[in-house]
Molecule: transfer RNA
Organism: Prochloraceae cyanobacterium
RNA sequence: GGGGCUGUAACUCAAUGGCUAGAGUGCCUGUCUGUCUAACAGGAAGUUGCGGGUUCAAAUCCCGUCAGUCCCG
Numbered sequence: 001g002g003g004g005c006u007g008u009a010a011c012u013c014a015a016u017g018g019c020u021a022g023a024g025u026g027c028c029u030g031u032c033u034g035u036c037u038a039a040c041a042g043g044a045a046g047u048u049g050c051g052g053g054u055u056c057a058a059a060u061c062c063c064g065u066c067a068g069u070c071c072c073g
Stems, first nucleotide, its partner, number of pairs: 001072007010025004018056001027043005049065005
């Protein structure tokens, strides 16, 4: 320098172009308990890496760009 893959909640990951982007772990509050953990109930947490484009509608399709990783040279 060229090419492939990955990027979504604090972390690990889902989501066929179409409901208000969800789950587990973690975090917060409550119940329970002598206390903690566990269990149960509820809650908060998102610029879907970034910038554009296509579309009635984009995490998803297209272009550019950044980061990580792998391959080629």